[in-house]
RNA sequence: CAAGUGGGCUGGGUGACCGCCAUUUUAGGGGCAAGCGCCUCUAGAAGGGAGGAAAGUCCGGGCUCCACCGGGCAAGAUGCUGGGUAACACCCAGAAGGGGUGACCCUACGGAAAGUGCCACAGAAACAUACCGGCCUGCCUCAGGCAGACCAAGGGUGAAAUGGUGAGGUAAGAGCUCACCGCUCCCCGAGUGAUCGGGGUGGCGGGCAAACCCCAUCUGGAGCAAGACCAAAUAGAAGGGCAAGGGUGCUCGGCCAAUGUCCUUGGGUUGGUCGCUUGACCCUGAUGGUAACAUCAGGGCUAGACAGAUGGUCACCACCUCGACUGUGUCGGGGUACAGAACCCGGCUUAUAGGCUUACUUGGUCC
RNA sequence: GUCCCGGUGGUGUAGCCUGGCCUAACAUACCACACUGUCAAUGUGGAGAUCGGGGGUUCGAAUCCCCUCCGGGCGCCA
Numbered sequence: 001c002a003a004g005u006g007g008g009c010u011g012g013g014u015g016a017c018c019g020c021c022a023u024u025u026u027a028g029g030g031g032c033a034a035g036c037g038c039c040u041c042u043a044g045a046a047g048g049g050a051g052g053a054a055a056g057u058c059c060g061g062g063c064u065c066c067a068c069c070g071g072g073c074a075a076g077a078u079g080c081u082g083g084g085u086a087a088c089a090c091c092c093a094g095a096a097g098g099g100g101u102g103a104c105c106c107u108a109c110g111g112a113a114a115g116u117g118c119c120a121c122a123g124a125a126a127c128a129u130a131c132c133g134g135c136c137u138g139c140c141u142c143a144g145g146c147a148g149a150c151c152a153a154g155g156g157u158g159a160a161a162u163g164g165u166g167a168g169g170u171a172a173g174a175g176c177u178c179a180c181c182g183c184u185c186c187c188c189g190a191g192u193g194a195u196c197g198g199g200g201u202g203g204c205g206g207g208c209a210a211a212c213c214c215c216a217u218c219u220g221g222a223g224c225a226a227g228a229c230c231a232a233a234u235a236g237a238a239g240g241g242c243a244a245g246g247g248u249g250c251u252c253g254g255c256c257a258a259u260g261u262c263c264u265u266g267g268g269u270u271g272g273u274c275g276c277u278u279g280a281c282c283c284u285g286a287u288g289g290u291a292a293c294a295u296c297a298g299g300g301c302u303a304g305a306c307a308g309a310u311g312g313u314c315a316c317c318a319c320c321u322c323g324a325c326u327g328u329g330u331c332g333g334g335g336u337a338c339a340g341a342a343c344c345c346g347g348c349u350u351a352u353a354g355g356c357u358u359a360c361u362u363g364g365u366c367c
Numbered sequence: 368g369u370c371c372c373g374g375u376g377g378u379g380u381a382g383c384c385u386g387g388c389c390u391a392a393c394a395u396a397c398c399a400c401a402c403u404g405u406c407a408a409u410g411u412g413g414a415g416a417u418c419g420g421g422g423g424u425u426c427g428a429a430u431c432c433c434c435u436c437c438g439g440g441c442g443c444c445a
Stems, first nucleotide, its partner, number of pairs: 001363010012317007020049002023046010051338001055349002058347005063223004068254006075219005080094005096107004110214002115212002117208003131155002133151002136148005163181006182204002185200006227274004237265006246256002281300008318336008368444001370440005377395004387426001397413005419435005
C1' cells in the first nucleotide's frame, strides 16, 4: 500500500424568528360543589419533549384479573457441556462435525439395539440379493451352447448395494490371514463436564426423528381493548336448560360463592378519572471473573399523549457526489438513510445513505 | 393491541394433512381447425405457471421447518 475478518460509537451540528404538547407555577374569566376542592378557557414564566431499531409481534417476564389448592391426562416448547440472568428458544466460554491459506465463520447438535413407519423411479436386489460376469467338472452340432457345484473381489443401476485401502492366499474369490484406519465393547490416564489420548479383544449391511415416537427438563388461563373507580341513562326486561351447574384446556378429589350458573332474543351507555411512568433503570469509577456478568461507592430523573404533540423559514458549518478551474485547495449545483412512543423491561429477527474508531489475518514493497 | 385465515397459468378454484404417477389438474378466457350461407353454440387440438420472495432439511419440497412481503377476517374483541 492492497485485500479481508471480528468488535464498538454515531445517524447531521450551531444560532435566530414564528408555531405545537405535557408538568410546575402567576394573574384573570366561566361551570360544578357550596366544605376540601375539581374541570375548562385566555395571557405570561421555568426547565423538558421519539429510536437503535420505536418496526415484525418471534420468545421470556414484571404487572392485573379469574377466590383457589393438590394429583393425573392432553397439548406445547427446549435439546452437546459448563456458566450468566428475574427468566428465556437469549448471552458468554468450551466440545464435536463441517467451510476457509488464515484471522474467523456455520450447525435445528439427546436416542435408529424400546417400537412402528418411509426410501419413488432405476436396478437382480433397498431389513436383502445374483442381471452381466469369474473359476472348476461333464456333454454336444466345439474360438459357441447346455447342465452341475462354488463366488460376491470386478462391471452396470442408483443418493445409498455384505466397513475402507494395500499385500498374501485361493480353482476363482471372500476379514480367509496380516498391516494401517473406521465402528461396538472393556481397562487406564487427563478434564467439573461434553469429550480427548493410550492399550486390548471381538466381530462388522445403511439413511431419514424439520417421520410418528422414546428419554430428560419446563409450562394454569387470559391479557392494559387486563383491571379499578365515578357520572349518566334504561327494560333491577323476556324465554329456555341444569340441580349438579359455575369457579378461564380436560378429568378426579378437596374447597368457595350463594339463589346461583350457562345459552338465546332484546334494551341502555359509547362520557370522564386512574392504571401511565422511580425502573430486574441509566452514567462514571473500583474490585472479582477468560468472558457474559456480579458486588460496592458516587452522580442523574430523561415524553406520558388520547384522533393522539416536537414542525416551518433563514444563515453558517460538517459529510457525500458531480462539474469547472487549479494546487495541497477555490467556486457553483444537487443530496444526507431506515424510519415515529401509546403499560413497562430483557432478547431475537428484519430495514438502513453515510461517517468515525479499534484489534487481528493474508499478499506485496522498503528499511 | 390480541387472535385467526389466505397467496397456484390472464381469471376462479383443486392439489398441501400422509414429500416421488408434479413432464403441476379442472373450468373459463385466448389461438387454430372442423361444422354453418354467416355468427353463436358444439367437437377436436394447441400455447400459457421460477406454486408471493428468500434460506434450510431430504436422494427428492407446491407439500415439512424458519425468516420476510402483501391481502383479508371475527355482524366491534371495548